Transfer RNA from a Candidatus Dojkabacteria bacterium, 73 nucleotides, folded computationally. Lineage of the source: Bacteria > Bacteria candidate phyla > Candidatus Dojkabacteria. Its Rfam family is "tRNA". Gene Ontology term of the family: triplet codon-amino acid adaptor activity. The coordinates come from a structure-prediction model, not an experiment, and the mean pLDDT is 81.
RNA sequence: GCGGGAGUAGUUCAAUGGUUAGAAUGUCUGUUUUCCAAACAGAGGGUUGCGGGUUCGAGUCCCGUCUCCCGCU
Numbered sequence: 001g002c003g004g005g006a007g008u009a010g011u012u013c014a015a016u017g018g019u020u021a022g023a024a025u026g027u028c029u030g031u032u033u034u035c036c037a038a039a040c041a042g043a044g045g046g047u048u049g050c051g052g053g054u055u056c057g058a059g060u061c062c063c064g065u066c067u068c069c070c071g072c073u
Stems, first nucleotide, its partner, number of pairs: 001072007010025004018056001027043005049065005
């Protein structure tokens, strides 16, 4: 330099172009317990890497760009 893959909650991952982007785990609060743990209930946490475009509507499609991984040269 070329090609392919990945990037979404603190972490690991879902989501057929269409309701308010969800789950597990973790965090916080409450219930329970003599205390802890466990269990149960609830709450909070997101510019879907970044910038544009297409569309009535984009995490998803298109272009550019950044980071990481793999392969080729």